[in-house]
Description: Predicted 3D model of an 88-nucleotide RNA (c-di-GMP-I riboswitch aptamer) from Robertmurraya korlensis. The organism belongs to Robertmurraya, within Bacteria. It matches the Rfam family "c-di-GMP-I riboswitch aptamer". About the family: GEMM was predicted in a large-scale screen for bacterial structured RNA regulatory elements.
């Protein structure tokens, strides 16, 4: 020091759901809760995925549809970065 998470300890995070805010949504935030995580810490750079306010196009009576990400997801991945406790 690569590497590994059987055991054990010290802690950490915090999915559904809800209750409060934001937000055209999707989502976030922030209490309550704990399905689950050994990076479920961070960062949208590649792929996925969600939305679709704006834009454009098509119908048109209200109105509606289609496509777009500049919005979002790090608890979808890959890839970069740091990091605990143990084995080793």
């Nucleotide at each position: 020091a690569a590497u590994u998470g059987a055991a054990a300890a010290a802690g950490g995070c915090a999915a559904a759901c809800u209750c409060a805010u934001u937000g055209a949504a999707a989502g976030g935030u922030g209490g309550g809760g704990a399905c689950g995580c050994a990076a479920a810490g961070c960062u949208a750079c590649g792929g996925g995925u969600c939305u679709a306010a704006g834009g454009u196009u098509c119908u048109a009576a209200a109105g509606g549809a289609a496509c777009u990400a500049u919005g979002a997801u790090g608890g979808c991945u890959g890839a970069g970065u740091u990091g605990c406790c143990a084995a080793g």